c-di-AMP riboswitch aptamer (ydaO/yuaA leader) from a Solirubrobacteraceae bacterium, 190 nucleotides, folded computationally.
[in-house]
């Protein structure tokens, strides 16, 4: 002295996950600031009527009736079924408990940064040796790159669903270090 890695600060990304007020404890540079717990507000979930959609296979009993068969109803027995979320399906390889698990390559969907009605992706035509780039007309919405394409919970229960009831408000990420960020002013143009 340099790399690297943490911390803290700043801007930003996925996501509902943000804000006010009380009140307790720490801390303070005594302006506050950290957490813990109670209550609002905003944002998001779920569960809940008429009505409208749906109501599987098998034994058994009982009711009807056009009688050995079908409808219904009750008991059992198998296959369950459902939510958050963008995370679904699909195809090879290969394991092994024939169902699922691993790895690769799509895909439904997702999500960043750029560009775009002052005109994107296009077509046509003009100069130009070509190429890059230019001008001019037509027509109307997308384009390019790069990522994701998980997990986790309910317990035999839940379709939509007014009122109504009740739950969450997290977690994870990335850049940077004064040549950086962040504000503010002007100017132009709609």
């Nucleotide at each position: 002295u340099a790399a690297u890695c943490g911390a803290a600060c700043u801007u930003g990304c996925c996501g509902a996950g943000u804000u006010c007020g009380g009140u307790g404890c720490c801390g303070u540079c005594c302006g506050c600031g950290g957490c813990g717990c109670c209550g609002g507000a905003g944002c998001g979930g779920g569960g809940g009527a008429c009505c409208c959609a749906a109501u599987g296979c098998u034994g058994g009993c009982g009711u009807u009736g056009c009688a050995c068969c079908a409808a219904c109803g009750c008991c059992g027995g198998c296959c369950g079924g459902g939510g958050c979320g963008a995370a679904u399906c699909g195809c090879g390889u290969g394991g092994c408990g024939u169902g699922c698990c691993a790895c690769g390559c799509g895909u439904a969907g997702c999500g960043a940064u750029c560009c775009a009605a002052c005109g994107a992706c296009g077509c046509g035509c003009c100069a130009u040796c070509u190429c890059a780039g230019g001008g001019c007309g037509c027509a109307g919405a997308g384009g390019a790159c790069c990522g994701c394409g998980a997990g986790c919970c309910c317990g035999u229960c839940a379709g939509c669903u007014c009122a109504c009831c009740u739950c969450g408000u997290a977690g994870g990420c990335a850049a940077g270090g004064c040549c950086a960020c962040c504000g503010a002013g002007g100017u132009c143009a709609c």

The coordinates come from a structure-prediction model, not an experiment, and the mean pLDDT is 76.
The model forms 96% of the base pairs in the Rfam consensus.
It matches the Rfam family "c-di-AMP riboswitch aptamer (ydaO/yuaA leader)". Rfam's curators write: This family represents a conserved RNA structure found upstream of the ydaO and yuaA genes in Bacillus subtilis and related genes in other bacteria.